Molecule: Guanidine-I riboswitch aptamer
Organism: Nitrosospira briensis
RNA sequence: UGUAGGUGAAACUAGGGUUCCGGUCUUUCCCCAUGGGAUGAGAGAUGUCUGGUCCGAGAGUUUCCGGCUUCGUCAUGACGAGGCUCCACGGAGGGAUAAAAGCCCGGGAGAU
Repeated sequence: UGUAGGUGAAACUAGGGUUCCGGUCUUUCCCCAUGGGAUGAGAGAUGUCUGGUCCGAGAGUUUCCGGCUUCGUCAUGACGAGGCUCCACGGAGGGAUAAAAGCCCGGGAGAU
């Protein structure tokens, strides 16, 4: 100085909201009776509800695949064993979904 998977897959996490479930509140039906009771059914609100489901990282974790390479065995290749696969500051704006986000545009613009 150049090259690399400019960057494959899965699980999970930080984080994220509110479709569904649950929680909470209000209310109608219900019981006694005008103030209470019960928590069964319906409706509405609430994520400023810890939660289950859900979304979820290039710059988080782990594993797998792939690639390069050394040695060995058999023969152009295959198999076995080992090694390497680094680094990584970052908006605004827009997009998807029910919605939001470290999701996607995007290892982008820009900065160093």